[in-house]
Context: one part of a larger RNA
RNA sequence: GAACGAACGCUGGCGGCAGGCCUAACACAUGCAAGUCGAGCGAGACCUUCGGGUCUAGCGGCGGACGGGUGAGUAACGCGUGGGAAUGUGCCCUUCUCUACGGAAUAGUCCCGGGAAACUGGGUUUAAUACCGUAUACGCCCUUCGGGGGAAAGAUUUAUCGGAGAAGGAUCAGCCCGCGUCUGAUUAGGUAGUUGGUGGGGUAAUGGCCUACCAAGCCUACGAUCAGUAGCUGGUUUUAGAGGAUGAUCAGCCACACUGGGACUGAGACACGGCCCAGACUCCUACGGGAGGCAGCAGUGGGGAAUCUUAGACAAUGGGCGCAAGCCUGAUCUAGCCAUGCCGCGUGAGUGAUGAAGGCCUUAGGGUCGUAAAACUCUUUCGCCAGGGAUGAUAAUGACAGUACCUGGUAAAGAAGCCCCGGCUAACUCCGUGCCAGCAGCCGCGGUAAUACGGAGGGGGCUAGCGUUGUUC
Numbered sequence: 001g002a003a004c005g006a007a008c009g010c011u012g013g014c015g016g017c018a019g020g021c022c023u024a025a026c027a028c029a030u031g032c033a034a035g036u037c038g039a040g041c042g043a044g045a046c047c048u049u050c051g052g053g054u055c056u057a058g059c060g061g062c063g064g065a066c067g068g069g070u071g072a073g074u075a076a077c078g079c080g081u082g083g084g085a086a087u088g089u090g091c092c093c094u095u096c097u098c099u100a101c102g103g104a105a106u107a108g109u110c111c112c113g114g115g116a117a118a119c120u121g122g123g124u125u126u127a128a129u130a131c132c133g134u135a136u137a138c139g140c141c142c143u144u145c146g147g148g149g150g151a152a153a154g155a156u157u158u159a160u161c162g163g164a165g166a167a168g169g170a171u172c173a174g175c176c177c178g179c180g181u182c183u184g185a186u187u188a189g190g191u192a193g194u195u196g197g198u199g200g201g202g203u204a205a206u207g208g209c210c211u212a213c214c215a216a217g218c219c220u221a222c223g224a225u226c227a228g229u230a231g232c233u234g235g236u237u238u239u240a241g242a243g244g245a246u247g248a249u250c251a252g253c254c255a256c257a258c259u260g261g262g263a264c265u266g267a268g269a270c271a272c273g274g275c276c277c278a279g280a281c282u283c284c285u286a287c288g289g290g291a292g293g294c295a296g297c298a299g300u301g302g303g304g305a306a307u308c309u310u311a312g313a314c315a316a317u318g319g320g321c322g323c324a325a326g327c328c329u330g331a332u333c334u335a336g337c338c339a340u341g342c343c344g345c346g347u348g349a350g351u352g353a354u355g356a357a358g359g360c361c362u363u364a365g366g367g368u369c370g371u372a373a374a375a376c377u378c379u380u381u382c383g384c385c386a387g388g389g390a391u392g393a394u395a396a397u398g399a400c401a402g403u404a405c406c407u408g409g410u411a412a413a414g415a416a417g418c419c420c421c422g423g424c425u426a427a428c429u430c431c432g433u434g435c436c437a438g439c440a441g442c443c444g445c446g447g448u449a450a451u452a453c454g455g456a457g458g459g460g461g462c463u464a465g466c467g468u469u470g471u472u473c
Base pairs, nucleotide, nucleotide: 001473002472003471004470006469007468008467009466010465013345014344015343016342017341018340019338020337021303026301027300028299030298031297032296035062036061037060040059041058043056044055045054046053047052069256070255071254078181079180080179081178082177083176084175087173088172092169093168094167095166096165097164098163099162100134101133102132103131110123111122112121113120114119140149141148142147154161155160156159182228183227184226189219190218191217194216195215196214197213198212199211200210201209231253232252233251234250235246236245237244238243258279259278260277261276262275281292282291283290284289309335311334312333313332317331318329319328320327321326348378349377350376351375358369359368360367361366382414383410384409385408386407387406388405392400417462418461419460420459421458422443423442424441428457429456430455431454432453438445439444
């Protein structure tokens, strides 16, 4: 000098754009953050112009694996980059074929109970795009090549939405490998499923992934193992560059969801707002038993030098469901708070010498603040007041918002501070103090004339900021 997710002190007019718990992955009151479909199904309630319509608990379908948060763990195929083969892929696109005949239940409803509650037991009865069987099978799977196995679902009203099998695509995901990826040797040996093989199991798939047997390997001074630290990258910052430091916001990947473990469902999870078990903590209880998980958005306590509103809207973009109308969406878009940063603007402009008054200095003549003020002339950016008023979205629909912007009016009117002045380093005098009080980044100032302390006048620098502290180069 530059930079900052900064903080602190003094000060503070406006706008645009951005940013805002870096600390306790500490604990959380309250509200909201994932629903939707009646064109799958029976049933119930309400309305009815008797045509029908509306609402919904339950069964069923799709979605809750996305979006959003955090960085605890992880030194690893985790990430980056470049390759690979032994894989899966709901919704979407293309192509071919099919969509036949039957059956038994169950929730709900009703009846009888248990329990403080959470919830739950028994009986009767009922539906489906829920479940099961049979048939069919070009292609599909298995095969000893003889053969064997395997599917479907209808709905509303006349055109669609669906269902099943197969092939291909797209997308996404899983897996493997080369190279790169912090510090320590005051860590030198580490390893028995360990390294490899064979048979088997398991998986969508390869593989010690698992298992039985066999062999004795495998890694390591080019640093294994151990310990410490750490999410990685695009980037950011500094710099002429090389390099160093860093990984907030935005984007990609990974990991996690009170702590630890486990699987279920599913195309996809070992699942933030799902389930089970254990633990800690909090809450309810009739003491028998139950409920919970903000590292979602706000917000509270705590910690801290320090970081915001318990806001509005689905209008736009995007997502889920739905034939659609639409519903949901703290994603998102906006508004609120904060000089936290960057950028822009303003706090007036011109004329004006009696060089006014006043302050300070003085060699007492004068010098300086200083065209500075006053005064006269002018302007109105921003602000304030009033009127009009978009774009964003159009067939219709605007939270923002009567916002941006435009026009008129108003009056110089409402708007300047901070740090420094011994040298480095731009800027000097007086008074006070007297090694005191104090200053200080380094050198160093102060013990009676201190340009270094404190005040004043003057000056220098930056400016809605200025300085200090911290960190990086």
Overview: Small-subunit ribosomal RNA, 5' domain from an uncultured bacterium, 473 nucleotides, folded computationally. It matches the Rfam family "Bacterial small subunit ribosomal RNA".